[in-house]
Context: one part of a larger RNA
RNA sequence: CUGGGUUUAAAGGGUGCGUAGGCGGCUAGAUAAGUCAGGAGUGAAAGCCUGCGGCUUAACCGUAGAAUUGCUUUUGAUACUGUCUAGCUUGAAUUAGGUUGAGGUUGGCGGAAUGUGACAUGUAGCGGUGAAAUGCAUAGAUAUGUCAUAGAACACCAAUUGCGAAGGCAGCUGACUAGACCCUAAUUGACGCUGAGGCACGAAAGCGUGGGGAGCGAACAGGAUUAGAUACCCUGGUAGUCCACGCCCUAAACGAUGCUUACUCGACGUGCGUUUUUCGGAAUGCGCGUCCAAGGGAAACCGUUAAGUAAGCCACCUGGGGAGUACGAUCGCAAGAUUGAAACUC
Repeated sequence: CUGGGUUUAAAGGGUGCGUAGGCGGCUAGAUAAGUCAGGAGUGAAAGCCUGCGGCUUAACCGUAGAAUUGCUUUUGAUACUGUCUAGCUUGAAUUAGGUUGAGGUUGGCGGAAUGUGACAUGUAGCGGUGAAAUGCAUAGAUAUGUCAUAGAACACCAAUUGCGAAGGCAGCUGACUAGACCCUAAUUGACGCUGAGGCACGAAAGCGUGGGGAGCGAACAGGAUUAGAUACCCUGGUAGUCCACGCCCUAAACGAUGCUUACUCGACGUGCGUUUUUCGGAAUGCGCGUCCAAGGGAAACCGUUAAGUAAGCCACCUGGGGAGUACGAUCGCAAGAUUGAAACUC
């Protein structure tokens, strides 16, 4: 380079925005760069290939042709691509009207539960387990009642529900703010798709500074279990979990399925709109699900939310181990992250 792939065999980037680049709707005109046709020049010889010939044959040699897929120049063609010009409205976007939701940021408020403190009642146990013990308790615990206080999380509603690009988001309420969908007209007139680099966001754990600390709870201590028990079980318990600011940048970051567009039977349920109705429903748009036709697939299965049929762009794969290691580089306070081999071996 050609060809094949990426749900589960190796392989979709964690997610978005977007630069360069690649690709790009309908109509007409101009141009003739790409493209196509003819001519001219050049493309050394030898060699390769084909025909014929010469050494007794062959190797070898001679001769003629073909090839030399190219480059330059010239004359034309104009469907497609490009460029320029003029338009169009279906792609895209904007305006007007309406709807929806745990979308985001920030403040206020609420009740249940738990822990702690105070007071009261009350007396010998409580707690825990398979059974126990450590532990707590006559200095009055556990239990019950009242009051106070602290931090964290929001039962029921709750759903194969909803929203968000992903991570993720759930008590109530105010402020600020982003999106999606429906609907009918109007406006702009291809303004589009993808996106190497880049930038931003990115669970949990972890790190820095300062707060906070109820419950839970790595580490740690003790009690059990056991042959042992650096565990599983129990009693405690530090970091952490929470808040603010700044880092880290990784996950089975999963639908293990990149984004966009078009096309390809149906059935059922459900969320949010619109139209209509004989009020039972019916139609339609965008989502979330289940089951199937065609088709696909090694099968499991997928099947208008494709893994089907096609097009565009990006990312990635090429036997197992060594190894996501070493070295170098970039980033980071560190932990480490990103990039990423080879020897050797089967």

Notes:
Small-subunit ribosomal RNA, central domain from a metagenome, 346 nucleotides, folded computationally. The full RNA is in RNAcentral, with records from SILVA. Its mean pLDDT, the model's own confidence on a scale to 100, is 88. Rfam family: Bacterial small subunit ribosomal RNA.